[in-house]
RNA sequence: AAAGUUGACCAGGCAGUCGCUCGCUGCGCGGCUGAGGUUCGGAUUAUCCGAAUAUUGGCGGUGGCGAGAGGAAAGUCCGGGCUCCACAGAGCAGGGUGCCGGCUAACAGCCGGACGCCGCGAGGCGAUGGAAAGUGGCACAGAAAAUAUACCGCCGAUGGCUCCUCCUUUCGAGGAGGAGAUCAGGCAAGGUUGAAAAGGUGCGGUAAGAGCGCACCGCGCUGGUGGCAACAUUCAGCGGCAGGCUAAACCCCACCCGGAGCAAGACCAAAUAGGGAAACAUUGGCGCGGCUCGCGUUGUUUCCGGGUAGGUUGCUCGAGCGCCGCGGCAACGCGGCGCCUAGAUAGAUGACUGUCCACGACAGAACCCGGCUUAUCGGUCAGCUUUCACC
Numbered sequence: 001a002a003a004g005u006u007g008a009c010c011a012g013g014c015a016g017u018c019g020c021u022c023g024c025u026g027c028g029c030g031g032c033u034g035a036g037g038u039u040c041g042g043a044u045u046a047u048c049c050g051a052a053u054a055u056u057g058g059c060g061g062u063g064g065c066g067a068g069a070g071g072a073a074a075g076u077c078c079g080g081g082c083u084c085c086a087c088a089g090a091g092c093a094g095g096g097u098g099c100c101g102g103c104u105a106a107c108a109g110c111c112g113g114a115c116g117c118c119g120c121g122a123g124g125c126g127a128u129g130g131a132a133a134g135u136g137g138c139a140c141a142g143a144a145a146a147u148a149u150a151c152c153g154c155c156g157a158u159g160g161c162u163c164c165u166c167c168u169u170u171c172g173a174g175g176a177g178g179a180g181a182u183c184a185g186g187c188a189a190g191g192u193u194g195a196a197a198a199g200g201u202g203c204g205g206u207a208a209g210a211g212c213g214c215a216c217c218g219c220g221c222u223g224g225u226g227g228c229a230a231c232a233u234u235c236a237g238c239g240g241c242a243g244g245c246u247a248a249a250c251c252c253c254a255c256c257c258g259g260a261g262c263a264a265g266a267c268c269a270a271a272u273a274g275g276g277a278a279a280c281a282u283u284g285g286c287g288c289g290g291c292u293c294g295c296g297u298u299g300u301u302u303c304c305g306g307g308u309a310g311g312u313u314g315c316u317c318g319a320g321c322g323c324c325g326c327g328g329c330a331a332c333g334c335g336g337c338g339c340c341u342a343g344a345u346a347g348a349u350g351a352c353u354g355u356c357c358a359c360g361a362c363a364g365a366a367c368c369c370g371g372c373u374u375a376u377c378g379g380u381c382a383g384c385u386u387u388c389a390c391c
Stems, first nucleotide, its partner, number of pairs: 001387010012356007020068008029060001031059005037053007070362001074373002077371005082261004094257005099113005114128001115126004129252002134250002136246003151191002153187003158184002161180008199217006218241001219239005224233003265313004275304006284298005320339008357360001
């Protein structure tokens, strides 16, 4: 220098004008409204009503100052806080997680490690417990997809068949040797299929073969050693070798898990309708088959409680952010100092102008927080790797 890899950070800048939301604050605002005082007046006089006056709140108006979206605010996929409901304990069902250790409020997250695969490497990816408990599945192709099998192929030692030679013979046949075909049969080395087919190479062995035997490699088991563990092992011994894949198939094992969600929940509270209580009227209407009494209902006034509209709250100071120190490989924890950083409710965070440049991506909070995933113009910095060049 080029190519790559990992991590962190930024997300148009500046100036002016006009707006929007929130907070603080000023107002000598003829604005609306509440509270308790003082004075005066009135009445049905333990009190109530009215007027005036100053004080003090709330709302509104009008000024000033300050603050005002994100790294993902997104998907709502996990986990927790908070709220209400349910809940003796245990079990079943259902769901989730799944190498090991740690971190954490918790997690399917993070950190460190192990193992497997990919990459020359830095590094990346992996739901990675159990298939020598049971059940099931494995398209097409192929002989065979699992109690392994036998299409091509190899052999045919052994038994049988055919032919030849020799020997024996009671002339029926029998025996020995050789050759051939491959009927029975043996084999699984080689070929063929497939994503996947019972370890590999070599030597021996055999009729042909085969862990059938042996050597080396691989695999498994036992013990030792190292490690908290997953696991490793260049250590010692044993076993010819356990037997396809699939558990994001049922299942087994271990651990975890109540439900609903801020439209949760709490408070204030009209109008109208309905409910309850008291008083009055019962001289009225209706019902109790006709009458009386009585009861119910209907009427008027006052009071009470629930709910609706509407309003307030929950609401943003929190597992918070920054710096420093200490412990830890790290995630993270502890301590000190400093900081306050949107809170809307039809939903504010914008528009215009000028100017500069590298010409600006994805995208908008709605109870809060920790993660994951997805989208994203570009830029900056740091660690590391490979290659090349020069000194």
The RNA shown here (Bacterial RNase P class A) has 391 nucleotides and comes from a Hydrogenophilales bacterium. Of the family's consensus pairs, 94% are formed in the model. The sequence is in RNAcentral, with records from ENA. The gene name in the source record is rnpB. Taxonomically the source falls in Hydrogenophilales (Bacteria, Pseudomonadati, Pseudomonadota, Hydrogenophilia). The coordinates come from a structure-prediction model, not an experiment, and the mean pLDDT is 76. Rfam family: Bacterial RNase P class A. Its family is annotated with dimeric ribonuclease P complex, tRNA processing and ribonuclease P activity in the Gene Ontology. The family's RNA type in Rfam is ribozyme.